[in-house]
A computed fold for a 126-nucleotide RNA from a Pseudomonadota bacterium, annotated as SAM riboswitch aptamer (S box leader).
It was read from a public genome assembly, where an Rfam model found it.
NCBI's taxonomy places the organism under Bacteria, Pseudomonadati, Pseudomonadota.
Its mean pLDDT, the model's own confidence on a scale to 100, is 79.

RNA sequence: CACUCAUCAAGACCGGCUGAGGGACAGGCCCUUAGAAGCCGGGGCAACCUGCAGGUAAUCGCAACGCGAUUAUUUGUUACGGUGCCAAUUCCUGCGGGGGCGUUUACGCCCACUGACAGAUGAGGU
Repeated sequence: CACUCAUCAAGACCGGCUGAGGGACAGGCCCUUAGAAGCCGGGGCAACCUGCAGGUAAUCGCAACGCGAUUAUUUGUUACGGUGCCAAUUCCUGCGGGGGCGUUUACGCCCACUGACAGAUGAGGU
C1' cells in the first nucleotide's frame, strides 16, 4: 500500500512523567482534572505467527508390513521468541435483506435475526 486470507459476543491494569482531551470517520451515546491522549517502567490477557508434544494424509528414502524425512492438515500446551491487545460487542448505528408492532399506503418504532461496507489485528504478497 489500489491486493489476498483468517478473526473480531470471550479475556486482561498498576506505578512514574505530563496536563486536556479520547472512544478511526459522521450521528448518537459514553469515558475523562477522583487525570484524556502520549511517553517510560512493571504486570497481565490471548494464541495470529513461531516453539514444543501428538494424530491424519500424500510423496520420498531405507533389505522394509515398520522406521525416518518433507509437505499439507489437525489436536493439545501457553511456551524460547515475533506481533497484538488490556472501558463499554469493533460501544451502537451508517447500505441492503428478514421478522415483529402501529398504520389503508407512505411512514414510524423495535429485534444479542442476517449479508455487505468501513475499521482493527495477524499472516502472506507487492